[in-house]
Order: sequence, then C1' cells, then structure tokens
RNA sequence: UGGGGUGUCGCCAAGCGGUAAGGCACAUGGCUCUGACCCAUGUAUCCAAGGUUCAAAUCCUUGCACCCCAG
Repeated sequence: UGGGGUGUCGCCAAGCGGUAAGGCACAUGGCUCUGACCCAUGUAUCCAAGGUUCAAAUCCUUGCACCCCAG
C1' cells in the first nucleotide's frame, strides 16, 4: 500500500428491516443463626458520524479500533 473479516450489557454471545434472546458476573429482596446453594426481580437504543426507509443492530457511504492474507 492492496484485499478480506470483526465491532451488540462488566465478560461470552443470539439477532439477517418491525418493541435487542440467553449464560456468567453484579445489585436488591426472600430463604438461612451466618455464608453458600436455591427462588424472585432489575440493568443494553448496538464502535462514531451521515444517508436510505413509515420503521435500521440489520441496507449504503465515510471514519476509527482490532485481526487475517498478499507485497
């Protein structure tokens, strides 16, 4: 420098145009003499900025970060 891929909660991870699943962790309450286990409840507008659309995590453009391939 050219090409490709990835970016979603503290961590892992689903989603493929129509209200963002789940697990772990965490917080609160219950249970318990205390703790653990167990049970209930709670937390995301999706890397950034624009565009298309009635509607965008999802499609398009640009940028950023990381990874891979070629030289």
The RNA shown here (transfer RNA) has 71 nucleotides and comes from a Christensenellaceae bacterium.
The sequence was found in a public genome assembly.
The coordinates come from a structure-prediction model, not an experiment, and the mean pLDDT is 80.
Rfam family: tRNA. The family's RNA type in Rfam is transfer RNA.